This is a predicted structure of a 102-nucleotide RNA (SAM riboswitch aptamer (S box leader)) from Streptococcus sp.

[in-house]
RNA sequence: AACUUAUUCAGAGUAAGCAGAGGGAAUUGGCCCGAUGAAGCUUCAGCAACCGACCUUUUGGCACGGUGCUACAUCCAACAAGCAUGGCUUGGCAGAUAAGUG
Numbered sequence: 001a002a003c004u005u006a007u008u009c010a011g012a013g014u015a016a017g018c019a020g021a022g023g024g025a026a027u028u029g030g031c032c033c034g035a036u037g038a039a040g041c042u043u044c045a046g047c048a049a050c051c052g053a054c055c056u057u058u059u060g061g062c063a064c065g066g067u068g069c070u071a072c073a074u075c076c077a078a079c080a081a082g083c084a085u086g087g088c089u090u091g092g093c094a095g096a097u098a099a100g101u102g
Stems, first nucleotide, its partner, number of pairs: 002101007013044001015043004022033003027078004045070003050066003054061002074094001079091005
């Protein structure tokens, strides 16, 4: 690389510095953010609680360690089914994160 399992309706930055044109995963179409400063990097702050540690014995606590995340929002559509004509619902695919295998 790839595979398996779980989660994916919640939460949390108008922070500071560097940087300088893109960004919201990829393709297409839309919608939106961006020189009143995008991506990226650093620092600080915060959120969550997957794994470990610890405390408990409950399906609990904590937030020390390993990750992750902090616009709307996994933005919508794309494939299938249903309801019956109008966009909605459900599922799938894809993606993301964690743990494990490798």
The model forms 91% of the base pairs in the Rfam consensus. Its mean pLDDT, the model's own confidence on a scale to 100, is 81. The RNAcentral record of the sequence draws on ENA, Rfam and Ribocentre. The same sequence occurs in records of 2 taxa.